[in-house]
RNA sequence: CGGGACGUAGCUCAGUUGGCUAGAGCGCACGGUUCGGGACCGUGAGGCCGGAGGUUCAAGUCCUCUCGUCCCGACCA
Numbered sequence: 001c002g003g004g005a006c007g008u009a010g011c012u013c014a015g016u017u018g019g020c021u022a023g024a025g026c027g028c029a030c031g032g033u034u035c036g037g038g039a040c041c042g043u044g045a046g047g048c049c050g051g052a053g054g055u056u057c058a059a060g061u062c063c064u065c066u067c068g069u070c071c072c073g074a075c076c077a
Base pairs, nucleotide, nucleotide: 001073002072003071004070005069006068007067010026011025012024013023019057028044029043030042031041032040050066051065052064053063054062
């Protein structure tokens, strides 16, 4: 320098022919159960989807730029 993958909740991920302006598990908070804890059960909080712009009636999803991590290749040595 060229090519590719990934970036969604605190963590691990799903959501991909655009269409109820977002889910799961774990974790966390509260309650139940227990003598107390774990386990178990119930309820709840928590993200605008790396950032910016664009297309569209509508974008996590498509396009452009950009940032980060990783992989491959090339160049230099």
A computed fold for a 77-nucleotide RNA from a Patescibacteria group bacterium, annotated as transfer RNA. Its Rfam family is "tRNA". It is annotated as a transfer RNA. Model confidence (mean pLDDT): 80 of 100. The same sequence occurs in records of 4 taxa.